[in-house]
Record summary:
This is a predicted structure of an 83-nucleotide RNA (c-di-GMP-I riboswitch aptamer) from a soil metagenome. The sequence is in RNAcentral, with records from MGnify. Its mean pLDDT, the model's own confidence on a scale to 100, is 87.

RNA sequence: GAUAAAGGCAUACCCGCCGAAAGCCGGGGACGCAAAACCACCGAUCUAAGGGACUUUCGUCCUACGAUAGCGGGGCUACCGAA
Numbered sequence: 001g002a003u004a005a006a007g008g009c010a011u012a013c014c015c016g017c018c019g020a021a022a023g024c025c026g027g028g029g030a031c032g033c034a035a036a037a038c039c040a041c042c043g044a045u046c047u048a049a050g051g052g053a054c055u056u057u058c059g060u061c062c063u064a065c066g067a068u069a070g071c072g073g074g075g076c077u078a079c080c081g082a083a
Stems, first nucleotide, its partner, number of pairs: 001080001008033002013028004018023001031070001038075002041073003044068003050063005
């Protein structure tokens, strides 16, 4: 999946915690979600500590081994209930 019911998750933002950051986790909070459960395999995006290039300095640029499963695809598992 049915303009149904039960049950579920939780955006922005706030507080705390961890982290270099992106962001994660806990509490509050609901923008939404039928897999908004799980897996970074493919594409995409974010960050750039470490490493590298440049630079008199300040600093600039590149880079994922970090991150997003609530960006898309794919994989995988599951709750409820008519015709």